[in-house]
RNA sequence: GGGUCGUUAGCUCAGCCGGUAGAGCAUCUGACUUUUAAUCAGGUGGUCAUGCGUUCGAAUCGCAUACGACCCA
Numbered sequence: 001g002g003g004u005c006g007u008u009a010g011c012u013c014a015g016c017c018g019g020u021a022g023a024g025c026a027u028c029u030g031a032c033u034u035u036u037a038a039u040c041a042g043g044u045g046g047u048c049a050u051g052c053g054u055u056c057g058a059a060u061c062g063c064a065u066a067c068g069a070c071c072c073a
Stems, first nucleotide, its partner, number of pairs: 001072007010025004019056001027043005049065005
């Protein structure tokens, strides 16, 4: 220098066929318990890496950029 893949909640990841963004863990509240733990119920938490574009509508499609991993030279 060229190419491929990845970037979504505090963490690990789903969502890929464009149509209101989810799970587990963690955290908070309550129930239960003499207390803790465990268990059960509920809640909070997201500019979907950034910008621009296509579209009635973008996490999802296109382009550029940033960061990371790998391959080729």

This is a predicted structure of a 73-nucleotide RNA (transfer RNA) from Thiothrix eikelboomii.
Lineage of the source: Bacteria > Gammaproteobacteria > Thiotrichales > Thiotrichaceae > Thiothrix.
Its mean pLDDT, the model's own confidence on a scale to 100, is 80.
Rfam family: tRNA. Its family is annotated with triplet codon-amino acid adaptor activity in the Gene Ontology. Rfam describes the family as follows. Transfer RNA (tRNA) molecules are approximately 80 nucleotides in length.